[in-house]
Formats: sequence, C1' cells, structure tokens
RNA sequence: GCGGUAGUAGCUCAAUUGGUGGAGCGCCAGAUUGUGGUCCUGGAGGUCGAGGGUUCAAAACCCUUCUAUCGCC
Repeated sequence: GCGGUAGUAGCUCAAUUGGUGGAGCGCCAGAUUGUGGUCCUGGAGGUCGAGGGUUCAAAACCCUUCUAUCGCC
C1' cells in the first nucleotide's frame, strides 16, 4: 500500500428483508429477610465509532474517515 472482519447501554452481545433500539450481567428503588445474600417487581442509563448521501423513513443501503484485528504484498 491492498483486501476481509468487527465497532450498538458500564460489560458481554442481539435487532433475520430499511418501519417505535432490546436481552443477560451490573447500577438504583421497592417487596421479602433479624441483617446480608438469593428470589420477585419496577426504574434509570444509547446522538447505534465519526462525517456526509439516498429514502416518507437508516443501527442496517452508498461514499469518506477513525480504531481494533486478520491476511496479502
């Protein structure tokens, strides 16, 4: 230099074909308990790596770019 893969909540990961962004763990509150843990209920937390484009509508499609990783030279 060229190509592939990945980037989404604090962490690990979903979202199948463009149509309201979710789960588990963690955090907060409540219930339970003599206290704690376990279990149960509820809640908060996201400019979907960044910038543009297409579209009525983009996490997804197109372009550029950044980071990590793998391969080729």
Source information
This is a predicted structure of a 73-nucleotide RNA (transfer RNA) from a Clostridia bacterium. Its mean pLDDT, the model's own confidence on a scale to 100, is 81. The sequence was found in a public genome assembly.